A computed fold for a 71-nucleotide RNA from a Candidatus Woesearchaeota archaeon, annotated as transfer RNA. The sequence is in RNAcentral, with records from ENA.
This record gives sequence, structure tokens and C1' cells, in this order.
RNA sequence: GCAUCAGUAGUCCAGUCGUAGGAUUCGAGCUUCCCAAGCUUGCGACCCGGGUUCAAAUCCCGGCUGGUGCA
Repeated sequence: GCAUCAGUAGUCCAGUCGUAGGAUUCGAGCUUCCCAAGCUUGCGACCCGGGUUCAAAUCCCGGCUGGUGCA
């Protein structure tokens, strides 16, 4: 340099254009003599810019970052 894959809560991972979900962490409560474990509940996210569309995390283009392959 070229090709290809990925980018979503603090962390990990889902998500066929139509209300962004799960696990974990964290906060509160229940339970316990206390801690841990368990149960209930709450907070928290779509890498950036543009385009298509009634509607984009999703499709298209460009950029950035990272992985892999080739040179």
C1' cells in the first nucleotide's frame, strides 16, 4: 500500500430497516448475628461525518481505531 473482518452500558456478548436486549459490575431493598451466596429492583450504551428511507444500531459512501491475510 491492497483486501477482509470488527467497533453497541464500566466489562463481555446478542440484535432479519419498525419500543436497543442479556450477562456482569455499580446503587437501593429483602434475607443473615455479620460477611459471602441468593432474591427483587434501579442507573447506565449504538466510534465519527454524510447519504438512502415515512422510519437506520441495521443499507450505501467516506473517515478513525483495532484484528487477520497478501505485498
It matches the Rfam family "tRNA". Gene Ontology term of the family: triplet codon-amino acid adaptor activity.